[in-house]
RNA sequence: GCGCACUUAACUCAGUGGUAGAGUACUUCCUUUACACGGAAGGAGUCGGGGGUUCGAAUCCCUCAGUGCGCA
Numbered sequence: 001g002c003g004c005a006c007u008u009a010a011c012u013c014a015g016u017g018g019u020a021g022a023g024u025a026c027u028u029c030c031u032u033u034a035c036a037c038g039g040a041a042g043g044a045g046u047c048g049g050g051g052g053u054u055c056g057a058a059u060c061c062c063u064c065a066g067u068g069c070g071c072a
Base pairs, nucleotide, nucleotide: 001071002070003069004068005067006066007065010024011023012022013021018055026042027041028040029039030038048064049063050062051061052060
């Protein structure tokens, strides 16, 4: 330099055009003498940045950035 893949909650990931979700973690409460386990409830997201298409974009297109892999 070229090609491909990925970027969504603190972490690991799902969601392939119509209300952004799960598990773990975190907070509060119940349970226990206490801790752990278990149960209930709750908080946390400009969906990597910008632009475009569309009535409507995490999702489609362009561009930039970052990470990984391959080729040279």
Predicted 3D model of a 72-nucleotide RNA (transfer RNA) from Candidatus Doudnabacteria bacterium RIFCSPHIGHO2_01_FULL_46_14.
The sequence was found in a public genome assembly.
The coordinates come from a structure-prediction model, not an experiment, and the mean pLDDT is 82.
Its Rfam family is "tRNA". Its family is annotated with triplet codon-amino acid adaptor activity in the Gene Ontology. By type it is a transfer RNA.